[in-house]
RNA sequence: AUCUUAUCCAGAGAAGCCGAGGGACUGGCCCGAUGACGCUUCAGCAACCCCUGAUAUCAAUCAGGAAGGUGCUACUUCCAGCAAGGAGAGAUUCCUUGGGAGAUAAGAG
Numbered sequence: 001a002u003c004u005u006a007u008c009c010a011g012a013g014a015a016g017c018c019g020a021g022g023g024a025c026u027g028g029c030c031c032g033a034u035g036a037c038g039c040u041u042c043a044g045c046a047a048c049c050c051c052u053g054a055u056a057u058c059a060a061u062c063a064g065g066a067a068g069g070u071g072c073u074a075c076u077u078c079c080a081g082c083a084a085g086g087a088g089a090g091a092u093u094c095c096u097u098g099g100g101a102g103a104u105a106a107g108a109g
Stems, first nucleotide, its partner, number of pairs: 002108007013042005021031003025081004043073003048069002050065006077101001082098006
């Protein structure tokens, strides 16, 4: 690389360095020389792993915690993309559900 499972409308930013693209892809819409993106440091959020307790009894569920391993801290994964259903006179319109793709965690290999 690949596979499995879970989650993705909540939450949480400052400083220093750098210097032109960035938000995965495509379209749209945004962010960006009043310095984005990225890197470093510090801080924070959350609770996947983890720790404690209870119930259960080997499958898990619930409550609490945050020392450690990750992750995250513009925009719902920024929105849509494929399919079905509904609304609408209609639209490049709106709503719902499922899927796909992606991200993250834990495991497999």